[in-house]
RNA sequence: GUGCAGGGUACUUAGGGUUCCGUUCGGUUUUCACCGAAGCCUGGUCCGAGAAGUGCCGCCGCGGGGGCAAAUUUUCCCGUGGUACACGGCGGGCCAAAAUCCCGGGAGAG
Repeated sequence: GUGCAGGGUACUUAGGGUUCCGUUCGGUUUUCACCGAAGCCUGGUCCGAGAAGUGCCGCCGCGGGGGCAAAUUUUCCCGUGGUACACGGCGGGCCAAAAUCCCGGGAGAG
C1' cells in the first nucleotide's frame, strides 16, 4: 500500500420527532360537536442503534448418540464453549417529521 472477513433477525432501551390519538390555549356553537395553534406539550400510536441489552437462528471448536456389514468421512440429532475489538465528522436521504435510522465498521483520526 492492497485484498478478504468482522453474519442475520425479533423484542426492548438510550434517543427521535409530530402523521394519528390525547393534552393545553384561542375561536365558533342552544346542543351535539367543529376549526385553528402549540412537540422549549408529560404521554399513547409511530421511527429507533456497527461501536446498547436479551433471545432465537447461522457459523466455528470439543464431547456424545442414530443410520450405513465394519471403520473413517459425510449427514441428522443432543450437550457444551466461542462469535473478539471498535474514536468518528460535515453533508445528503427515507417516512408526517426527526434521529445514534440509511449513505456508514464510510471520509478522517489513532